A computed fold for an 81-nucleotide RNA from Sporichthya sp., annotated as transfer RNA. The sequence was found in a public genome assembly. Its Rfam family is "tRNA". Rfam classes the family as a transfer RNA. Gene Ontology term of the family: triplet codon-amino acid adaptor activity.
[in-house]
RNA sequence: GGCAGAUUGCCCGAGCGGCCAAUGGGAGCGGACUGUAAAUCCGUCGGGAAACCUUCCCAGGUUCGAAUCCUGGAUCUGCCA
Numbered sequence: 001g002g003c004a005g006a007u008u009g010c011c012c013g014a015g016c017g018g019c020c021a022a023u024g025g026g027a028g029c030g031g032a033c034u035g036u037a038a039a040u041c042c043g044u045c046g047g048g049a050a051a052c053c054u055u056c057c058c059a060g061g062u063u064c065g066a067a068u069c070c071u072g073g074a075u076c077u078g079c080c081a
Base pairs, nucleotide, nucleotide: 001080002079003078004077005076006075007074010026011025012024018064028044029043030042031041032040046053047052057073058072059071060070061069
């Protein structure tokens, strides 16, 4: 340099153009249980009382509507040279 794949919340990880603040697991937080802890169980887990707002590596674009499609860029992995 070329080709291919990957990037999702604190971590891991699923995700079909609308049913998505996004399955599931862990961590955290609150509670039950326990003499205490561990284990187990329940709730919560972007902000907000709600309406709503903001979000899937970054920036554009397509679309009524994008985590999902397109373009460029960044980083990582593999293969080739």